This is a predicted structure of a 358-nucleotide RNA (Bacterial RNase P class A) from Dasania marina. It matches the Rfam family "Bacterial RNase P class A". About the family: Ribonuclease P (RNase P) is a ubiquitous endoribonuclease, found in archaea, bacteria and eukarya as well as chloroplasts and mitochondria. The family's RNA type in Rfam is ribozyme. Model confidence (mean pLDDT): 76 of 100.
RNA sequence: UUGGCUAGGCAGUCGCCGCUUGUUUUUGCCCUAGGGUGAACACAGGGGGAGGAAAGUCCGGGCUCCAUAGGGUAGAACGCCAGGUAACGCCUGGGAGGCGCGAGCCUACGGAAAGUGCAGCAGAGAGUAGACCGCCGAUGGCAUCUUUCGGGAUGAACAGGUAAGGGUGAAAGGGUGCGGUAAGAGCGCACCGCGCGACUGGCAACAGUUCGUGGCAUGGUAAACCCCGUUCGGAGCAAGACCAAAUAGGCCCUCUAUAGGUGUGACCCGCACUGAGGGCGGGUAGGUUGCUAAAGCCUUGCGGUGACGUAAGGCGUAGAUGAAUGAUUGUCCAAGACAAAACCCGGCUUAUUGCUGA
Numbered sequence: 001u002u003g004g005c006u007a008g009g010c011a012g013u014c015g016c017c018g019c020u021u022g023u024u025u026u027u028g029c030c031c032u033a034g035g036g037u038g039a040a041c042a043c044a045g046g047g048g049g050a051g052g053a054a055a056g057u058c059c060g061g062g063c064u065c066c067a068u069a070g071g072g073u074a075g076a077a078c079g080c081c082a083g084g085u086a087a088c089g090c091c092u093g094g095g096a097g098g099c100g101c102g103a104g105c106c107u108a109c110g111g112a113a114a115g116u117g118c119a120g121c122a123g124a125g126a127g128u129a130g131a132c133c134g135c136c137g138a139u140g141g142c143a144u145c146u147u148u149c150g151g152g153a154u155g156a157a158c159a160g161g162u163a164a165g166g167g168u169g170a171a172a173g174g175g176u177g178c179g180g181u182a183a184g185a186g187c188g189c190a191c192c193g194c195g196c197g198a199c200u201g202g203c204a205a206c207a208g209u210u211c212g213u214g215g216c217a218u219g220g221u222a223a224a225c226c227c228c229g230u231u232c233g234g235a236g237c238a239a240g241a242c243c244a245a246a247u248a249g250g251c252c253c254u255c256u257a258u259a260g261g262u263g264u265g266a267c268c269c270g271c272a273c274u275g276a277g278g279g280c281g282g283g284u285a286g287g288u289u290g291c292u293a294a295a296g297c298c299u300u301g302c303g304g305u306g307a308c309g310u311a312a313g314g315c316g317u318a319g320a321u322g323a324a325u326g327a328u329u330g331u332c333c334a335a336g337a338c339a340a341a342a343c344c345c346g347g348c349u350u351a352u353u354g355c356u357g358a
Base pairs, nucleotide, nucleotide: 001358002357003356004355005354008332009331010330011329012328013327014326016049017048019046020045021044022043023042025040026039027038028037029036030035031034051338055349056348058347059346060345061344062343063236064235065234066233075232076231077230078229079228080094081093082092083091084090095109096107097106098105099104110227111226115225116224117221118220132166133165134162135161136160139159140158142155143154144153145152146151174192175191176190177189178188179187193216194214195213196212197211198210199208200207201206240289241288242287243286250280251279252278253277254276255275260274261273262272263271264270296315297314298313299312300311301310302309303308333336
C1' cells in the first nucleotide's frame, strides 16, 4: 500500500415477538345425533428471532397509485473509451494526465476558435500585450570638427527602434543553437516541442524512433455564466387492496298522528324541542392484507483478463406496529468498538473492534 475474515464464548434462571404441534373451554358452519371443519382465549411442548454497516436517506431499480405521463419550457444530474447489470451518478477492464523510491493511489477526464464575465497584491505591461532598468543610434532633429560644399566623422540620447538580458508575478504571447541585425525579433535555418493531415496498430479512447505540412495563429478559468450531448412524469408501504362498530348525516320501505318520545321539574299542569322502527350504501375508529421466496443465499463445474454470466446440487434465513429480539447470575479470555430492522433489493458514503494474506 492492498485484499480477506471477524463482530465476545459457554452454562443456569426469568421474560418478550412471530411460527408450529397437542390438550381443555367457548363458539361459527356442515352433515347429522357425534362426528367433520374453522375461529378465539388459556396451558404445555418444539423451533426461529438485527447489521456489516440495520446508519446517512445520497444515487439506481422492483412494487403501488395517479390523468398511459406525447411535445416544449424551466430545473436537476451526468460527461475519455469499451464492457457488466433490472438499472445507476455503481462496478470491471483499458486510454490519457497527475502523485509516489515502490507496491500502488488519485482524476467533474466534452467545448476557451459561439458569446459574456473574472484574475487580489506586485509590476511599465495580464491579453488585438508591454519600454521601468537595460540595449541600439539605422531614420529625423541637435552639438562639435571637417569638406572637393554633394557630404563625412565624432558625441550626447530629444524624437525613435528594440521583447536579447534584468526586474514583478502563479502566469509576460514556444525552447536551445547558428545565422542575421544599428540593436533585436520565427526575421531565416537546424533540432526539440506544438497544431493539422496521411499512414500503421487498436472495436474504441488513443498511441507511434513513420511521412507530409503550418513559423506557431485566438494564454488561464466552464464544481463562472454559458454552449453541445445523454438521462430524468409525479407521489410514495402513512403507496395501495379488503372487511367493517358506535355517533352524526344521506337514500329506500313500513307504521303512527291533537298520540308518542326527549328536556325542564320531586311530581302534575304548563313550556320548549321532536315522528318511530327496519333496511341499504359511503366513510371514521378498529382489524386483515401488502409483509417477506427475493434481480435470494451457499458449494461446485464451465465461459470470461475481470465486473459478471450460465448449469447442477443444496439451504429455508426476523416480520414487529407504541413497536419484540432482553434482563440477570456464574465462569473463561484476547476483556468485547461502531451501532439496532420497519415494503424489498443493487450501490455509494460515513462510523467502527480484532485477526490475517500478499